[in-house]
Context: one part of a larger RNA
């Protein structure tokens, strides 16, 4: 790699971390909050439109919560990354338990209305408005600072009558940062390496320890028990393979880690230095009216390209889970399913029984026969699966079923729709003829072939596996 019939379970770009059209994948809350259409229909009309629903509306917009999960990939990384056992100097939204407040006031902004700029993408001005958005003031049971006198810091309401908040602390949980012992690939044809370097004092800085950073100061600190440096490489739980030691590996699942067109920052946040967030620069594609703008499939599908090679631009939120919300519900390419594929394991069937005149035909022959061989036809019988009709699920607590008229049960059809590869000298099961004549080929080794080749080609025959069966390449 080509060919090739069915259910189930699983698996499906190892290559270019190449480059992407399209369309999808993160929202939700009107019980935080001002605002608010249209169409349609009515009813009135000066025929121009007004009014009432529609309308607790669709929309946006301010504000909270979540976009640091879930989903990808393996480029980097030989490192406290990872795996294992420890560890103090931290944090931790939502949740959970306690204890204690929720008091009085202010100034604005968006959306909107008018106007301006722009090809666009936006973008400016001006007036008006709310809030659980912002800001002061009061209070302070824990709290947090102190020279022990004292000083500091907090809140929001909302719907209706019971919830849901909302501030301060404590402790829990459950996640995260940090140090540390030990293990963790190859090369000496890398042997010497380092100046924030190694350590102290003071400071800054972080939730936190600390050369992490900065001034002084000392001159240390790593290395043959392999430092530097180069090469590979995501680590592990496994996973192949073995009697076991070992060896080899890290597809799919689960964990830990890194990335996220390079490449640097940082903002918000409890959590990001953030795959579908911003902002410089770089390459690269795309719009443009040349001024200027816009992008990021290593998310699911899909496309071109690379390659010996890997799939639908598919249906459902019915389960499970997760955001958001009281809730009801909405989203969710997570995730149920389905749809390609013999890609890997299972499992069936392609029929059973009987049937010698040992038919025909085919191959071989010493010519007689042998064999192909109960094998075929014939006769009798059965229907798995397949088909064709009836019925019809469990997964769903009351209601909701994408899968699905699926599983699956029943009745029916006819032996009916269902077999192929590879091998036959020895290793190594399985032989005869014919053509070839060191040609033409074979071949894993050892060797065949140069006129009777079981080793080439065909054929009959046999032998082996079987919906596969050989070759190749890789491991043990």
């Nucleotide at each position: 790699u080509a060919a090739a019939a069915g259910a189930u379970c699983a698996g499906g770009c190892c290559u270019a971390a190449c480059a992407c059209a399209u369309g999808c994948a993160a929202g939700u809350c009107g019980a935080a909050c001002g605002c608010g259409a249209a169409c349609g229909c009515a009813u009135c009309u000066u025929c121009g439109g007004a009014u009432g629903u529609u309308a607790u509306u669709a929309g946006a917009g301010u504000g909270g919560c979540a976009g640091a999960c879930g989903g990808g990939u393996g480029a980097g990384u030989a490192a406290c990354g990872c795996g294992u056992g420890g560890g103090a100097a931290u944090u931790u939204a939502c949740c959970c338990a306690g204890c204690u407040c929720u008091a009085c006031g202010g100034a604005a902004u968006a959306a909107c209305g008018c106007g301006g700029g722009g090809a666009a993408a936006c973008u400016u001005g001006u007036g008006c408005u709310a809030a659980u958005a912002c800001c002061g003031u009061a209070u302070a049971c824990g709290u947090c600072c102190u020279c022990c006198g004292g000083g500091a810091g907090a809140a929001a309401g909302a719907u209706u009558u019971a919830u849901c908040g909302g501030a301060g602390u404590u402790g829990g949980a459950u996640g995260a940062g940090c140090c540390c012992g030990c293990g963790u690939u190859a090369g000496a044809u890398u042997a010497g390496c380092u100046u924030g370097u190694u350590g102290g004092u003071g400071a800054g800085g972080u939730a936190a320890u600390g050369g992490c950073u900065c001034a002084c100061c000392a001159a240390g600190g790593c290395a043959a028990c392999g430092a530097u440096c180069u090469a590979u490489a995501g680590c592990u739980g496994g996973u192949c393979u073995g009697a076991g030691a070992g060896g080899a590996u890290g597809a799919u699942c689960a964990g830990c880690c890194a990335c996220a067109c390079u490449g640097g920052g940082a903002c918000u946040g409890a959590g990001a230095c953030a795959c579908g967030g911003c902002c410089c620069a770089g390459a690269c594609u795309c719009c443009u009216a040349c001024g200027g703008g816009a992008g990021g499939c290593a998310g699911c599908a899909g496309u071109g390209g690379g390659g010996a090679a890997u799939c639908u631009u598919g249906c459902a939120c019915a389960a499970u889970g997760g955001g958001c919300g009281a809730a009801a519900g909405c989203c969710u390419g997570a995730u149920g399913c389905a749809g390609c594929u013999a890609u890997g394991c299972c499992g069936c069937g392609u029929g059973a029984g009987u049937g010698a005149u040992g038919a025909a035909g085919g191959c071989c022959c010493u010519a007689g026969g042998g064999u192909u061989g109960u094998a075929a036809a014939g006769c009798u019988c059965u229907u798995u699966c397949g088909c064709c009709a009836g019925g019809g699920a469990a997964g769903a607590u009351a209601a909701u079923g994408a899968c699905g008229g699926u599983a699956c049960c029943u009745g029916g059809u006819a032996a009916a729709g269902a077999a192929g590869c590879c091998c036959c000298g020895g290793c190594u099961a399985a032989c005869u003829c014919c053509g070839u004549g060191c040609c033409a080929g074979c071949a894993g080794c050892c060797g065949c072939g140069g006129u009777a080749a079981u080793a080439c080609g065909g054929a009959g025959g046999g032998g082996g596996c079987u919906a596969g069966c050989g070759u190749u390449g890789u491991u043990c």
This is a predicted structure of a 476-nucleotide part of an RNA (small-subunit ribosomal RNA, 5' domain) from an uncultured bacterium. Its mean pLDDT, the model's own confidence on a scale to 100, is 83. Its Rfam family is "Bacterial small subunit ribosomal RNA".